[in-house]
RNA sequence: GGCGGCGUAGCCAAGGGGGAAGGCAGUGGUCUGCAAAAUCACUAUUCAGCGGUUCGAAUCCGCUCGCCGCCU
Numbered sequence: 001g002g003c004g005g006c007g008u009a010g011c012c013a014a015g016g017g018g019g020a021a022g023g024c025a026g027u028g029g030u031c032u033g034c035a036a037a038a039u040c041a042c043u044a045u046u047c048a049g050c051g052g053u054u055c056g057a058a059u060c061c062g063c064u065c066g067c068c069g070c071c072u
Stems, first nucleotide, its partner, number of pairs: 001071007010024003018055001026042005048064005
């Protein structure tokens, strides 16, 4: 330098056009004499960034950035 994959919450991770699942962690509640355990609730309006397509983009397209791999 060329090609490919990946980038979603503090961490892991699903979702591949129509208001983003789940788990861990965290916060609050219930329970308890207190705690642990259990249980309930809450938590992503910058889905890496910019632009484009579209009535509508995390999702499709282009460029850029970062990580990983392959080729030279």
Predicted 3D model of a 72-nucleotide RNA (transfer RNA) from a Candidatus Omnitrophota bacterium.
The coordinates come from a structure-prediction model, not an experiment, and the mean pLDDT is 81.
The RNAcentral record of the sequence draws on ENA and MGnify.